Background: This is a predicted structure of a 346-nucleotide part of an RNA (small-subunit ribosomal RNA, central domain) from a Bacteroidota bacterium.
Context: one part of a larger RNA
RNA sequence: CUGGGUUUAAAGGGAGCGCAGGCGGGUCGGUAAGUCAGUGGUGAAAGCCCCGUGCUUAACAUGGGAACUGCCAUUGAUACUAUCGGUCUUGAAUGUCGUUGAGGUUUGCGGAAUGGGUCAUGUAGCGGUGAAAUGCAUAGAUAUGACCCGGAACACCUAUUGCGAAGGCAGCAGGCUAAGCGAAUAUUGACGCUGAGGCUCGAAAGCGUGGGGAUCAAACAGGAUUAGAUACCCUGGUAGUCCACGCCCUAAACUAUGAUUACUCGACAUUUGCGAUACACAGUAAGUGUCUGAGCGAAAGCAUUAAGUAAUCCACCUGGGAAGUACGACCGCAAGGUUGAAACUC
Numbered sequence: 001c002u003g004g005g006u007u008u009a010a011a012g013g014g015a016g017c018g019c020a021g022g023c024g025g026g027u028c029g030g031u032a033a034g035u036c037a038g039u040g041g042u043g044a045a046a047g048c049c050c051c052g053u054g055c056u057u058a059a060c061a062u063g064g065g066a067a068c069u070g071c072c073a074u075u076g077a078u079a080c081u082a083u084c085g086g087u088c089u090u091g092a093a094u095g096u097c098g099u100u101g102a103g104g105u106u107u108g109c110g111g112a113a114u115g116g117g118u119c120a121u122g123u124a125g126c127g128g129u130g131a132a133a134u135g136c137a138u139a140g141a142u143a144u145g146a147c148c149c150g151g152a153a154c155a156c157c158u159a160u161u162g163c164g165a166a167g168g169c170a171g172c173a174g175g176c177u178a179a180g181c182g183a184a185u186a187u188u189g190a191c192g193c194u195g196a197g198g199c200u201c202g203a204a205a206g207c208g209u210g211g212g213g214a215u216c217a218a219a220c221a222g223g224a225u226u227a228g229a230u231a232c233c234c235u236g237g238u239a240g241u242c243c244a245c246g247c248c249c250u251a252a253a254c255u256a257u258g259a260u261u262a263c264u265c266g267a268c269a270u271u272u273g274c275g276a277u278a279c280a281c282a283g284u285a286a287g288u289g290u291c292u293g294a295g296c297g298a299a300a301g302c303a304u305u306a307a308g309u310a311a312u313c314c315a316c317c318u319g320g321g322a323a324g325u326a327c328g329a330c331c332g333c334a335a336g337g338u339u340g341a342a343a344c345u346c
Stems, first nucleotide, its partner, number of pairs: 003318004007300002012314001014201004021194003025088007033081002035077008049065006091191001092188003096183005103177007110154001115149007125136002162169002206247006216240001220236004258313006266291009295302002319346003328339004
């Protein structure tokens, strides 16, 4: 390289948008580049292959043929691909009327709880654990009540629920905004799919500047435990956790399952529409789940939400370790990230 693969054995990029590229619906006509056929030229000789001949044979030499799978020119064919020009509506998109949701962003408001402050009642303990101690408390704690302050998170509803491309998203109300789905069918007329590079988004932690700081809590301190205890348990506690702006760009970023399209037995549950209405059953569309066939699979299992049957495009794998390391390059304020070997060894 060909091939074979990528749920769990090595292997799906964290996700989207998208330039180039690759691939692409029905039908009519033109052209004839690819494609196919004929003819001509060329494809040196030698060699290889086949049939002979000559050295006693062979090697070797030599005659002929074939081959030289190619290229050029020319004449045709037109199914497919291509290209040009029409046309169509089923792919795609737009519009109309509905509808759904923790989709995004921003502003305001709310109650419970933790913590704190002041006042009041009240007196000797509280707290914590396996048991304790550190700690708090007569300078009046814990407990109870009233008022106030501040920050963060939104119990019940809550669900195999819903929404989002992924990350993710949950108190209530408003503003702005995006999306899906359904029903009639009006419009455009292949406008599509994928997508190397590229661009954008991307949990938590971390970084910079400025705020904020209730809770929790790396580090740290103390108390225990223990042979020791740089831990598990306890008492404290700083970064951080929150906000704004700017970086970082990684995760078991998981469905360990790339995207799109078509086809392929059934059963049950559920969400939201449409339709029909009598809560009786059944229909239809898009989701979300469970079970089970054919088929697939090494098996576990998957099974119309495929890991089945096919097609297109991208990404990735090729024994274990060394190693996601070294070096170089690019990115970053740094932490580090991306790309990514070899010697050696089994």
The coordinates come from a structure-prediction model, not an experiment, and the mean pLDDT is 89. The organism belongs to Bacteroidota, within Bacteria.